Overview: This is a predicted structure of a 72-nucleotide RNA (transfer RNA) from Racocetra fulgida. Taxonomically the source falls in Racocetra (Eukaryota, Fungi, Glomeromycetes, Gigasporaceae). The sequence is in RNAcentral, with records from Rfam. Rfam family: tRNA. It is annotated as a transfer RNA.

RNA sequence: GGUUCUGUGGUAUAGUGGUUAUUAUUUCCGCCUGUCUAGCGGAGGAUACGGGUUCGAUUCCCGUCAGGACCG
Numbered sequence: 001g002g003u004u005c006u007g008u009g010g011u012a013u014a015g016u017g018g019u020u021a022u023u024a025u026u027u028c029c030g031c032c033u034g035u036c037u038a039g040c041g042g043a044g045g046a047u048a049c050g051g052g053u054u055c056g057a058u059u060c061c062c063g064u065c066a067g068g069a070c071c072g
Base pairs, nucleotide, nucleotide: 001071002070003069004068005067006066007065010025011024012023018055027043028042029041030040031039048064049063050062051061052060
C1' cells in the first nucleotide's frame, strides 16, 4: 500500500427496519443476618463520528477515525 472484519453503559455482550436497546458484571440504595465478601429487591449508566436512503435506521449505503486478520 491492497483486501476484509469489527466498533453498543465502566467492562464483556445480544439485537437481519418500527414494540421500554438484552444479559452478565461493576457502582449506588434498601432488605436479610450476630456479622459479611454470600443471598434477595430496586436505581443509575451505552448504539465511534459525519452524511445519505426511508414515513421510520443500532440495523441498509458512502466517507472519516480507531482496532484486528490476511496479502504484498